A computed fold for a 388-nucleotide part of an RNA from a Bacteroidaceae bacterium, annotated as large-subunit ribosomal RNA, domain III. The RNAcentral record of the full RNA draws on ENA. The organism belongs to Bacteroidaceae, within Bacteria. Rfam family: Bacterial large subunit ribosomal RNA. Rfam links the family to the GO terms ribosome and structural constituent of ribosome.
[in-house]
Context: one part of a larger RNA
Order: sequence, then structure tokens, then C1' cells
RNA sequence: GAGUAGCGAAAGGUGAGUGAGAAUCUCACCCAUCGAAAGCCUAAGGAUUCCUGAGGAAGGCUCGUCCACUCAGGGUAAGUCGGGACCUAAGCCGAGGCCUAAUGGCGUAGGCGAUGGACAACUGGUUGAAAUUCCAGUACCACCAAAAUGCGUUUGAGAAAUGGGGUAACACAGAAGGGUAAGCUAGCACACUGAUGGAAUAGUGUGUCUAAGUAAGUAGGGAGAUGAGAUAGGCAAAUCCGUUUCAUCAAUCCUGAGAUACGAAUGGGAGCGAAAAUAAGUAGUGAAGUAGUUGAGCCCACGCUGUCAAGAAAAGCCUCUAUCGAGCAAAUUGGUGCCCGUACCGCAAACCGACACAGGUAGGCAAGGAGAGAAUCCAAAGAUGAGC
Repeated sequence: GAGUAGCGAAAGGUGAGUGAGAAUCUCACCCAUCGAAAGCCUAAGGAUUCCUGAGGAAGGCUCGUCCACUCAGGGUAAGUCGGGACCUAAGCCGAGGCCUAAUGGCGUAGGCGAUGGACAACUGGUUGAAAUUCCAGUACCACCAAAAUGCGUUUGAGAAAUGGGGUAACACAGAAGGGUAAGCUAGCACACUGAUGGAAUAGUGUGUCUAAGUAAGUAGGGAGAUGAGAUAGGCAAAUCCGUUUCAUCAAUCCUGAGAUACGAAUGGGAGCGAAAAUAAGUAGUGAAGUAGUUGAGCCCACGCUGUCAAGAAAAGCCUCUAUCGAGCAAAUUGGUGCCCGUACCGCAAACCGACACAGGUAGGCAAGGAGAGAAUCCAAAGAUGAGC
């Protein structure tokens, strides 16, 4: 220079409280903002920022009794959620091997490697801070032990590959159907019905819910199915698959949402609502729970139709034998269940941007009125009023 520029998009007001001190902290009421977000869940990333108590030097663009700051203490609980004890893709590593002045490069077998495949838990409650993890109730999966009973021991029960076959198993676009979630209306229940007049067969407000699992197998979709014979293929074998011959039957098999019943005399539930030290809408109590209608980007399901650029693999599962073979199956009952993650932020003041930065950041949920709509306007739940 200069007490100048600036104080980083934005709505606060009033009262009460606390305190040495309050525009800035807390509470109440009113007002305002977002609402395909400025709400909720979650991946990455961060790494204690979470909660409680205390503090105010510095950080906070002002203030500060407050904080994502400082100090102390506390907090993350899993057979089923995500990952591993399963599988493979791109890619990576790579016994032998090939190549190479050296370091090394490539690569077979093999292994690692999810962003994919496979795989068993739901509802409610609870904390100051965790919950599909704790608790209550009701389930499911794998393994172990016992076991009524049944079958079998060369007339072979049963098991079974590191092998064979099937399946898993896949593109894009489009249309229709069935259903559910969710919403709306009526009915029902509870509460209220309020300054002056009227209105009571009326009005207003709120609620009207309940899972996994088990049972049977529906709307729908797909495949012709079954039996007998033959068989130079599937690196051995096969009753399996493939190929082929004949016979019989239009039925059979596979798949499959939802609804229904149980689960549930459960849970939850608007409302009502105590006692009490300093402790509360807490403990406790608890109504209705039907019908109609709208209707998904969700489920049946990449199921169907169409198109050409013709759209992963392996495990798993089913089946077949090779082979083993004397025990096997089992209502039911009891038991066991490892390692890692789990707090909190997550369109952000906690991540990436040197900052409490008008920037950037994958996925899921998507109430209501108007609307073609996830546009736009209003607004629910919820969140917020931007640190002069």
C1' cells in the first nucleotide's frame, strides 16, 4: 500500500435457556429452501472423522458457551450379508522347455486372478454409539452321533471318477400376456368437532399392516414321450450321449411367477398414557385391519417374436460306466459350525481437487396433485436455512 480488496452462490424472525461473556450454542414456535434431492441405501476412497464427558490456546475467513478442533473414556459381535476355506475370464506368474553378451524374454503342464458363475434367514425389538451380526419368534444349509422301520450280503445293497455325455450357457431390438410392489377411493376404527349463527344419517385428522420358510403345483413357457433292437463315433468302458430300425401313446416330462393355507392366539399398530430420585410421550395399554380401482423401469423371463455383425469359460448339478464293494437308507432326536470385513462420511466440510473450495465422483430406492414423462410447478417422508 491499507484497516483498503475480500469474508467463496443461498432467509430468517421471536421468545426462553445456559453462560464471565450470545446475531452465531441449546430448546420451542413461526417463516423459508430441496424433494429423480439438498431424502434414504450402498461401491470406491478415507481411516476413528462415530458416541459420551470435559475444554477453548491454535484450526473455524466474524463470533463461539459450539465443532469433522483439543483431551479423556467408550463403540464395529454373523454357519446364512460381502470376501476366503468353491469355479473360471481378460490378464499375470510359471516346474520342465525354447531363446538370449549379462540382467533377462517367451511359454507347456500347473497356478493365481471378479467386474461374471455357484451357494443356506426372515420379521420384530433393542443402544448414548452395532445389528439380516445382539435379543425374541419362526426357518434353512452342511457335517457328526443315536435311531423306529425298510432294503441288501456274489441272485450285488450301495458308493463312484481327475474319465465320457448333458446342463450350466449367455447378442441386439421389439411386442403382448399373467402377476406383484406401490398408490387412490369407499367402508371400518379411533380422536377431535374450536371465539358469533347454522350444520350431527354431517365434517376434519390419523390408521387400515404382517416376512422368510413349508405344503400342494396355478397363469404361462419349453421338449414329442415311452419301450425294444442295432451301433466301425464320444482317445478305455458304458445301460449315458450321438446315429439308426421298429412298436406304443397324446399324453407325459421339465420349468414356472403369483395367489391360497399354515407361519400368525405372533409381531407391529393410530391413539391413550403413569409412578418417580435429577429419569417421559418412557414403562404400560392398545381399535380397525375389508372391498373396489389404477398399476410399474420389478417378477414370470432374454420366456416369446424378429434381425445379422451370430453373441465367455470353468466349477456346480444331472447322468454314464471304469472301479470299489458289505453294509446302506431313514421318520425323528441331539450336537457342531473356522478366518477377514462390519463404527462413521459416502454428490460430500470426512473421497479426488494445496482450503470446512460454486468443480468432479459408479450403482440401487423413486409416495402424492397436474403432466406423455425420471421434464416442469406445488408438495409427503426426510433433510436444510449455507460460519459474518